FMN riboswitch aptamer (RFN element) from uncultured Ruminococcus sp., 115 nucleotides, folded computationally. The coordinates come from a structure-prediction model, not an experiment, and the mean pLDDT is 85. Of the family's consensus pairs, 100% are formed in the model. Its Rfam family is "FMN riboswitch aptamer (RFN element)". From the family's description: The RFN element is a highly conserved domain that is found frequently in the 5'-untranslated regions of prokaryotic mRNAs that encode for flavin mononucleotide (FMN) biosynthesis and transport proteins.
RNA sequence: UAUCUUCGGGGUAGGGUGAGAUUCCCAACCGGCAGUAUAGUCUGCGAGCGACAGUCCUGUCGCAUGAUACGGUGCGAUUCCGUAACCGACGGUAUAGUCCGGAUGAGAGAAGGUA
Numbered sequence: 001u002a003u004c005u006u007c008g009g010g011g012u013a014g015g016g017u018g019a020g021a022u023u024c025c026c027a028a029c030c031g032g033c034a035g036u037a038u039a040g041u042c043u044g045c046g047a048g049c050g051a052c053a054g055u056c057c058u059g060u061c062g063c064a065u066g067a068u069a070c071g072g073u074g075c076g077a078u079u080c081c082g083u084a085a086c087c088g089a090c091g092g093u094a095u096a097g098u099c100c101g102g103a104u105g106a107g108a109g110a111a112g113g114u115a
Base pairs, nucleotide, nucleotide: 001115002114003113004112005111006110007109014026015025016024028098029097030088031087032045033044034043035042040086041085048063049062050061051060052059053058054057068084069083070082071081072080090101091100092099
């Protein structure tokens, strides 16, 4: 470098109101991938929706795309420690990060085999 295989997302305990809510209220729990001093919040990527093109299921463009501060240690950390915050696609439904669904899907990537 080529080729093949496998892997590749977690989470509402308990209570209140109500005809009905795991969706509202109190509270609880969860955190993909790469980089870097160890990251849900820094930098970037993935997943969503629409349009167009082409023989394929591949490319191009557009839209949307969330959220952190302080203190301490240290050569170095918005990543560690302490404290207090904040965020979370689309469809369904009593208003959903956690239920059901597309999805035993897809993918950023990771590991391994062979030449």